[in-house]
RNA sequence: CGGGGCGUAGCGCAGGGGUAGCGCACUCCUUUGGGGUGGGAGAGGUCGGUGGUUCAAGUCCACUCGCCCCGA
Numbered sequence: 001c002g003g004g005g006c007g008u009a010g011c012g013c014a015g016g017g018g019u020a021g022c023g024c025a026c027u028c029c030u031u032u033g034g035g036g037u038g039g040g041a042g043a044g045g046u047c048g049g050u051g052g053u054u055c056a057a058g059u060c061c062a063c064u065c066g067c068c069c070c071g072a
Stems, first nucleotide, its partner, number of pairs: 001071007010024004018055001026042005048064005
């Protein structure tokens, strides 16, 4: 310098145009004499950034940032 993959809740990951979700963790309730386990409810996200396309973008396009891989 060129090519590719990834970036979404505290952590690990789904979702590939039409209400952003799952597991763990966290908070509350319940179960217990108490704890753990189990059950129920809840909070937490400007989807890495900027711009574009569209009635509508996490999703498609351009540029850019970070990490990783390949080539030179």
RNAcentral holds the sequence, with entries from ENA and Rfam. Transfer RNA from Thermodesulfobium acidiphilum, 72 nucleotides, folded computationally. The coordinates come from a structure-prediction model, not an experiment, and the mean pLDDT is 85. RNAcentral records the identical sequence in 2 taxa. The organism belongs to Thermodesulfobium, within Bacteria. Its Rfam family is "tRNA". Rfam classes the family as a transfer RNA.